RNA sequence: GCCUCUGUGGCGGAAUUGGUAGACGCGCUCGACUCAAAAUCGAGUUUCUUCGGAAGUGCCGGUUCGAGUCCGGCCAGAGGUACCA
Numbered sequence: 001g002c003c004u005c006u007g008u009g010g011c012g013g014a015a016u017u018g019g020u021a022g023a024c025g026c027g028c029u030c031g032a033c034u035c036a037a038a039a040u041c042g043a044g045u046u047u048c049u050u051c052g053g054a055a056g057u058g059c060c061g062g063u064u065c066g067a068g069u070c071c072g073g074c075c076a077g078a079g080g081u082a083c084c085a
Base pairs, nucleotide, nucleotide: 001081002080003079004078005077006076007075010026011025012024019065027045028044029043030042031041032040046055047054048053058074059073060072061071062070
């Protein structure tokens, strides 16, 4: 250099055929229970916010009414491979 695969919250990991992104689990926060804690149970947990909303799936574009998903380019990681030395 070329080929293949991968990239989604704090972590793992979903999203059927392009149609509400983050289901579910872990962790964390608050509450209940307890003398106190553990366990258990309930609620919450991407980011920003003027609390109305807005943005967000590695980055930049494209196609589409609509993209995590399709197309092009780029970046990063993993694996494979040719030539030269």